Annotation
Predicted 3D model of a 489-nucleotide part of an RNA (small-subunit ribosomal RNA, 3' major domain) from an uncultured eukaryote. Rfam family: Eukaryotic small subunit ribosomal RNA. The family is grouped with related families in Rfam's "SSU clan". The RNAcentral record of the full RNA draws on ENA and SILVA.
[in-house]
Context: one part of a larger RNA
RNA sequence: UGACGGAAGGGCACCACCAGGAGUGGAGCCUGCGGCUUAAUUUGACUCAACACGGGAAAACUCACCAGGUCCGGACAUAGUAAGGAUUGACAGAUUGAGAGCUCUUUCUUGAUUCUGUGGGUGGUGGUGCAUGGCCGUUCUUAGUUGGUGGAGUGAUUUGUCUGGUUAAUUCCGAUAACGAACGAGACCUUAACCUGCUAACUAGUAGCUGGAAGUACGCUUCCAGUCGACUUCUUAGAGGGACUGACUACGUUUAGUAGUCGGAAGUUUGAGGCAAUAACAGGUCUGUGAUGCCCUUAGAUGUUCUGGGCUGCACGCGCGCUACACUGACAAAGUCAGCGAGUAUCAACCUUGACCGAAAGGUCUGGGUAAUCUUGUGAAACUUUGUCGUGCUGGGGAUAGAUCAUUGCAAUUAUUGAUCUUGAACGAGGAAUUCCUAGUAAGCGCAUGUCAUCAGCAUGCGUUGAUUACGUCCCUGCCCUUUGUUCA
Numbered sequence: 001u002g003a004c005g006g007a008a009g010g011g012c013a014c015c016a017c018c019a020g021g022a023g024u025g026g027a028g029c030c031u032g033c034g035g036c037u038u039a040a041u042u043u044g045a046c047u048c049a050a051c052a053c054g055g056g057a058a059a060a061c062u063c064a065c066c067a068g069g070u071c072c073g074g075a076c077a078u079a080g081u082a083a084g085g086a087u088u089g090a091c092a093g094a095u096u097g098a099g100a101g102c103u104c105u106u107u108c109u110u111g112a113u114u115c116u117g118u119g120g121g122u123g124g125u126g127g128u129g130c131a132u133g134g135c136c137g138u139u140c141u142u143a144g145u146u147g148g149u150g151g152a153g154u155g156a157u158u159u160g161u162c163u164g165g166u167u168a169a170u171u172c173c174g175a176u177a178a179c180g181a182a183c184g185a186g187a188c189c190u191u192a193a194c195c196u197g198c199u200a201a202c203u204a205g206u207a208g209c210u211g212g213a214a215g216u217a218c219g220c221u222u223c224c225a226g227u228c229g230a231c232u233u234c235u236u237a238g239a240g241g242g243a244c245u246g247a248c249u250a251c252g253u254u255u256a257g258u259a260g261u262c263g264g265a266a267g268u269u270u271g272a273g274g275c276a277a278u279a280a281c282a283g284g285u286c287u288g289u290g291a292u293g294c295c296c297u298u299a300g301a302u303g304u305u306c307u308g309g310g311c312u313g314c315a316c317g318c319g320c321g322c323u324a325c326a327c328u329g330a331c332a333a334a335g336u337c338a339g340c341g342a343g344u345a346u347c348a349a350c351c352u353u354g355a356c357c358g359a360a361a362g363g364u365c366u367g368g369g370u371a372a373u374c375u376u377g378u379g380a381a382a383c384u385u386u387g388u389c390g391u392g393c394u395g396g397g398g399a400u401a402g403a404u405c406a407u408u409g410c411a412a413u414u415a416u417u418g419a420u421c422u423u424g425a426a427c428g429a430g431g432a433a434u435u436c437c438u439a440g441u442a443a444g445c446g447c448a449u450g451u452c453a454u455c456a457g458c459a460u461g462c463g464u465u466g467a468u469u470a471c472g473u474c475c476c477u478g479c480c481c482u483u484u485g486u487u488c489a
Stems, first nucleotide, its partner, number of pairs: 001489002003486003007483007016473002020437005027323003031319004035314002043054002065309005071303001076119005086113001089108002092105003123297002126295003132291001134285003137281003144183003148179002150159003162174001164173002188274005194241002198238004204232003208228001209226007244267001246262006325430001329389007342375002350369003354365004396427001401422006443465008
């Protein structure tokens, strides 16, 4: 100087607690992990920092695993064999999962491309992440880290980097043997909020005008159409502006700042993200890579491709979730509103309107769209109104089965998915434990995208409805700083 303390004192955090909310843990199902089983059930990862993670929703492919069958995509060098032929391909039959001349029988074909050795390559989702790069994660979301000159010490080292107050912050004030600096924090970048001020818009709208329809208290109102039209409030997006805790009050060394009020679109760092220091870990990844060392293998292949199976297997244990246990509800009818997205081309089948058929799923025919133009105002769901039910495993719940019809695909059995009818299990609010969370937040609700031929109970975003309770503390769990004790390096 570190490390540790069942040492002390400060400070901080909903990955801590308090006050509460929603839960999870119990049930059924989905999904990941273990175990068991299996030809194989490929594999990585195992406290936070593995387990709806590998963007991992695997029917084939993927694919690494299992049962089998082909092929060489064995460069190059060297030595053979060899034009009197190195070798290549093949009908049929046998053989085979196979219309693989794979092999055999049989003969034709080809013409120096090959074939046989040796050396040496190449390939490998083979091994090693404890040989590595790069990337990511974590320590660690906290405030921490460093050198120059000067001071102290023989020196390692220390001071700077601090008694105190303050801050989200080593943020500032102020103290001060330190002075002046650098990285990090902040500033910055993105996004959401404001602008009746500027620039504009037939890919956005709106007064007005014209024409038509309906109503009419004859004043006019509502709806539709019009390359008529001026404008830019709404919409879009460029340039800019705007907040700096501004003004006031109180507290405070009357400093830094904190609390309240006012004004304001906005006063928790305005909200939410991004970026993010120093030092580390033998954290993860050789299965992202034509990044890569070494080892292994390399023609009966661990290369590659084809067929089929598996990754989905079920006495069981654990984790993330979905659906519920109903009346603040279920069902039926009607009403009514979003915001993020996305979309077919150089040979293609993407988003799909409308019309018709069909109970539905879906099908047929027509159109529009490479998109602020069309899908699409994505007329979403919860929600609202009216009615039925009436607390009964019930009209709650929708697991498990049976039958039928469609769709995707070469292929659906171990049922891809969807629809219809029937069936109608557990579950009557979940023990010990334990997770997340402070405002447009939690929770409820759906939508879009990713994956995608087909398939979300997942993830990433988006809006819609919208609480209760703190606005604190260091008691638990941890982190940081100071002082102190001790083993060890």